[in-house]
Context: one part of a larger RNA
Molecule: small-subunit ribosomal RNA, 3' major domain
Organism: Cyclina sinensis
């Protein structure tokens, strides 16, 4: 000087506390372990691994296994030689790759050749092998925590100190005041993006106040630009005015006015630097290793086993509800090998059909909780696992392994033990809806909008961080 103390001060956090909703019990749905297995590929492993890498494993992906092929190879480049344009169709033979045979077909040229395939020889390809402790980028994480440093000076023999301490004050090393320090620099704010409010301009595919026409009804139509929206600029917040406290500094507390007040709200943005953190299986690379196999092709099959153990969801255990009927009101979004209405048929998944839209707001996909009426506290009209049928869809192909419907079947579960989570406001909770991946599969993941709360007195503890000090036999 660090670091560490069950030393001391001072501060802050959804850290406790005050509430609310959960996991932990039950069924299943997902990942991990563990067992098993030909093979269950492979990484992640306290916090910082476990619906993670996977923003979709039937086949492929697919790295695994088992079998059945191939070696200049599925893939690139470059040389000599030999043949054919390339290609396309059939047959046979197999489980497919491949193999045989046969058809069709004869590019381009300056007549040296080219351009594509095929075969032969050789430099080579290839490796999801190893080695994250040889690295690169790229990320977790402490922590969006207030830190982390540097010049010159100055003081110490030196490590180094000061400056970054002190005294107030803030989210903030944020500002002020003071002071052997005066400057700066990465961080902190600002500066971007998005939402509150108002204006000016521009109106289609969006609006419809007020005139007219039409309808059973509807901005349907003439029109209009007032409103709403849409998008470009621009105005507004800055402790700027008041009172108060305070060193009369910086600030704090009250108040006006204002759509918004003291960073309005959200995101983007992670200092120096720790954790030999994670990653050679995204890529890319040093080195080592394989080269008729650790490389490729293919076909089945596994990744989806299952006594169990754990974590993270979904369902729910009912009346704030279950069921049936009626009807109302969003936002983000998608859409052409795609989104798809009216219509018809089908108890329903869906099928027939195809009006409209290459989408600025057209047009389509489309809300559910809300509201009425039975039920009447039961293992129930609760819950819906699981089994049996019969089906629909999508893809060569649903057996091993897909979603969805229909009929029947109706299990545990009656609010969850010690322990543990997330939230502070349009948040909790709770209702749907969309999009990416994607032929098809979503309870997951990223977004959208409806409804809409409690509760914070305050900082003794707990836990985690920051500053100041002290003590150490640790570095």
């Nucleotide at each position: 000087u660090g670091a560490c103390g069950g030393g001391g001060g001072u501060c802050c956090g959804u850290a406790c506390a005050a509430g609310c909703g959960g996991u932990g019990g039950a069924g299943c749905a997902u990942g991990u372990g563990g067992u098993u297995u030909a093979a269950u590929u492979c990484g992640a492993u306290g916090a910082u691994a476990c619906g993670c890498g996977a923003g979709a494993a039937a086949c492929c992906u697919u790295a695994c296994c088992a079998g059945a092929g191939c070696u200049u190879g599925a893939c690139a480049u470059a040389u000599a030689c030999c043949a054919g344009a390339a290609g396309u169709c059939g047959u046979a033979a197999g489980a497919a790759a491949u193999u045989a045979c046969g058809g069709u077909g004869u590019c381009c040229u300056u007549c040296g050749g080219g351009a594509c395939u095929g075969g032969u020889a050789u430099a080579c390809a290839g490796g999801u092998g190893c080695u994250g402790c040889a690295u690169g980028g790229c990320u977790g994480u402490c922590g969006u925590c207030a830190g982390c440093u540097c010049g010159u000076g100055c003081u110490g023999u030196g490590a180094a100190g000061u400056g970054u301490u002190g005294g107030g004050u803030u989210a903030a090393g944020u500002c002020c005041c003071g002071c052997a320090a005066c400057g700066a620099g990465c961080g902190c704010a600002a500066c971007c993006c998005u939402u509150g409010c108002u204006g000016u301009c521009u109106g289609u595919u969006g609006c419809c106040a007020a005139c007219g026409c039409a309808u059973a009804a509807u901005g349907g139509c003439g029109g209009g630009g007032a409103c709403u929206c849409a998008g470009a600029c621009a105005g507004g917040a800055c402790u700027g005015c008041c009172g108060g406290u305070a060193a009369c500094a910086a600030a704090c507390c009250g108040g006006a006015g204002g759509a918004a007040g003291g960073u309005g709200g959200g995101g983007a943005c992670g200092a120096c630097g720790u954790c030999a953190a994670g990653u050679c299986a995204u890529c890319a690379u040093g080195g080592c290793c394989c080269u008729u196999a650790c490389g490729u092709u293919c076909u089945g099959g596994g990744c989806u086993a299952c006594a169990c153990a754990c974590g993270u969801g979904c369902u729910a255990c009912a009346a704030u509800g279950g069921c049936c009927g009626g009807u109302a009101c969003a936002a983000a979004g998608c859409g052409a090998a795609g989104c798809a209405a009216u219509a018809c048929a089908g108890c329903g998944a869906u099928g027939u059909g195809g009006a409209g839209c290459a989408a600025a707001u057209c047009g389509u996909c489309a809300a559910a909780a809300c509201c009425g009426g039975u039920c009447u506290c039961a293992g129930u009209u609760c819950g819906g696992a699981u089994u049996g049928g019969a089906g629909u869809c999508u893809g060569c192909a649903a057996c091993u392994c897909g979603a969805c419907u229909c009929c029947a079947u109706g299990a545990a579960g009656g609010u969850g033990g010690a322990a543990u989570c997330g939230c502070u406001a349009g948040u909790a909770a709770u209702c749907g809806c969309g999009c990416a991946u994607c032929a098809g599969c979503a309870u997951g993941g990223c977004g959208c909008g409806g409804u809409g709360a409690a509760u914070a007195u305050g900082u003794u503890c707990u836990c985690g961080g920051a500053c100041c000090u002290u003590g150490u036999a640790c570095a």